[in-house]
């Protein structure tokens, strides 16, 4: 060069054609305590790696590039 997975929020990770993209952690606010953790209720962050294409519609099918992991050598 080649072959295979893989890039979605600050971190993790679901979503594989059709409403306003799940959930966990973190973090804000509040409750709840003498206070702090835990625990409950609320909130805000992601236009999905980039660009092009196909479709009424694309994170989600396609081509090309770029980034990580493996495999072969």
């Nucleotide at each position: 060069a080649g072959c295979g997975g893989g890039g979605u929020a600050g971190c993790c990770a679901a979503g594989u054609g059709g409403u306003u993209a799940a959930g966990g952690c973190a973090c804000c606010g509040g409750g709840u305590u003498c206070a702090u953790a835990u625990c409950c209720c609320g909130g805000a962050u992601a236009c999905c790696g980039g660009c092009g294409g196909u479709u009424c519609a694309a994170a989600u099918c396609c081509g090309c590039c770029c980034c990580c992991c493996g495999c072969c050598a």
Molecule: transfer RNA
Organism: Anaerolineae bacterium